[in-house]
Two RNAs folded together computationally: RNase P RNA and transfer RNA, 439 nucleotides in total. It holds a member of the Rfam family "Bacterial RNase P class A".
RNA sequence: CGAGUCGGCCAGGCAGUCGCUGCGCGCGGUACUCCGCAUGCAGAGGAAAGUCCGGGCUCCGCAGGACAGGGUGCCAGGUAACGCCUGGGGGGUGUGAACCCACGGAAAGUGCAGCAGAGAGUAGACCGCCAACCCCACCGGCGUGAGUCGGUGGGCGGCAAGGGUGAAACGGUGCGGUAAGAGCGCACCGCGCCGGUGGUAACACGCGGCGGCACGGCAAACCCCACCCGGAGCAAGGCCAAAUAGGGGUCCAAUGGUGUGGUCCGCACCGGAUCCGGGUAGGCCGCUAGAGGUGUUCGGCGACGAACAUCCCAGAUGAAUGACUGCCCAUGACAGAACCCGGCUUACCGGCCGACUCGUUUU
RNA sequence: GGGCCGUUAGCUCAGUCGGUAGAGCAGCUGGCUUUUAACCAGUUUGUCGUGCGUUCGAUUCGCACACGGCCCACCA
Numbered sequence: 001c002g003a004g005u006c007g008g009c010c011a012g013g014c015a016g017u018c019g020c021u022g023c024g025c026g027c028g029g030u031a032c033u034c035c036g037c038a039u040g041c042a043g044a045g046g047a048a049a050g051u052c053c054g055g056g057c058u059c060c061g062c063a064g065g066a067c068a069g070g071g072u073g074c075c076a077g078g079u080a081a082c083g084c085c086u087g088g089g090g091g092g093u094g095u096g097a098a099c100c101c102a103c104g105g106a107a108a109g110u111g112c113a114g115c116a117g118a119g120a121g122u123a124g125a126c127c128g129c130c131a132a133c134c135c136c137a138c139c140g141g142c143g144u145g146a147g148u149c150g151g152u153g154g155g156c157g158g159c160a161a162g163g164g165u166g167a168a169a170c171g172g173u174g175c176g177g178u179a180a181g182a183g184c185g186c187a188c189c190g191c192g193c194c195g196g197u198g199g200u201a202a203c204a205c206g207c208g209g210c211g212g213c214a215c216g217g218c219a220a221a222c223c224c225c226a227c228c229c230g231g232a233g234c235a236a237g238g239c240c241a242a243a244u245a246g247g248g249g250u251c252c253a254a255u256g257g258u259g260u261g262g263u264c265c266g267c268a269c270c271g272g273a274u275c276c277g278g279g280u281a282g283g284c285c286g287c288u289a290g291a292g293g294u295g296u297u298c299g300g301c302g303a304c305g306a307a308c309a310u311c312c313c314a315g316a317u318g319a320a321u322g323a324c325u326g327c328c329c330a331u332g333a334c335a336g337a338a339c340c341c342g343g344c345u346u347a348c349c350g351g352c353c354g355a356c357u358c359g360u361u362u363u
Numbered sequence: 364g365g366g367c368c369g370u371u372a373g374c375u376c377a378g379u380c381g382g383u384a385g386a387g388c389a390g391c392u393g394g395c396u397u398u399u400a401a402c403c404a405g406u407u408u409g410u411c412g413u414g415c416g417u418u419c420g421a422u423u424c425g426c427a428c429a430c431g432g433c434c435c436a437c438c439a
């Protein structure tokens, strides 16, 4: 200098004028609450989003037991909790920094594998290989002959090395062995089981022994194992005010029905479901001080935790954060809170900082 | 704000506990008819909303995204 990896931060800036929302304070209107005027302070995000997980909070009498159902899935830790995060193990990709992985069980059972292929799961012989054994035919030699020796072809058989099919065909390489072959035997590699050692564990071992190899794939198929899960959601829920026809139809029903659970038990209560019709469309609380932010020290590899100090940082409800002007950088992406947090995922013009890797050149 | 569904041929819908997707209407061609309609015969249909993954193989199983639709106030 070029290419790249990981982590963190920012998300146009400054000034002026006029507005909007909230809070405080002052003055006036008979007024702490309402209205007007004046004034000070504060006023969207890293994702506020998707609503995919987890919690707080609220109601359902308790959220109790069993079954069903759902979720998670290497190990250890963090956390309020999690499907999140951190560290480690195993596997994979990359020259590397690094990155990715739904990564329990297929020797508990059931099931699936179309087409092709001989055979698709204790499988199988299409092509192929086979001078051993058995049978048949023919030819040749020997023999008077029964026969015997050799050859050729076929059958009965043997084999699973090679070819071929397929996503997948019951270890790999080499030597021996054989009629041809084959873990048939042996060496090395791989695999499985038992033990040992190290590690909290997952797991690892160029530690020991045993076994010629049995145990192919799919569990994002049913399932098994371990652990977790009651339902609903701020339009939850509570209070005040206003108004009306406290109404009608259909269905179910006391071995029943309801209490927001899919079923049963237990507990409580005695009507319930649905449709039509009637009334109100106002206010207050919940509502923002919180698993909160920042800084320092300590513990921990880290996620994180503890102590101390310090700060208050949107709270709307037709729903505020905007408009205009000037200057600068040289055009500013995705996008707007709605009860609140922790994550994940998705969208996103770019810029800055730090750590590291590879290549080239120079020294 | 919260909750719940759906997306398959031009239209309305089936489908499958994974093996290459159908029905009706519509369209096209031919026949009948002087012609049209009706009728008869034949025929074309598809990224199965998009992407990534699991699997030998995905419309189907898992995840993410896009688009469309429905429901939810209080009182008696």
Base pairs, nucleotide, nucleotide: 001359002358003357004356005355006354007353008352009351010350012328013327014326015325016324017323018322020043021042022041023040024039026037027036028035029034045334049345050344052343053342054341055340056339057233058232059231060230064265065264066263067262069229070228071227072226073225074088075087076086077085078084089103090101091100092099093098104224105223109222110221111218112217126163127162128159129158130157134155135154136153137152138151139150140149141148142147171189172188173187174186175185176184190213191211192210193209194208195207196205197204198203237285238284239283240282247276248275249274250273251272252271256270257269258268259267278438279437280436292311293310294309295308296307297306298305299304329332364435365434366433367432368431369430370429373388374387375386376385382419390406391405392404393403394402412428413427414426415425416424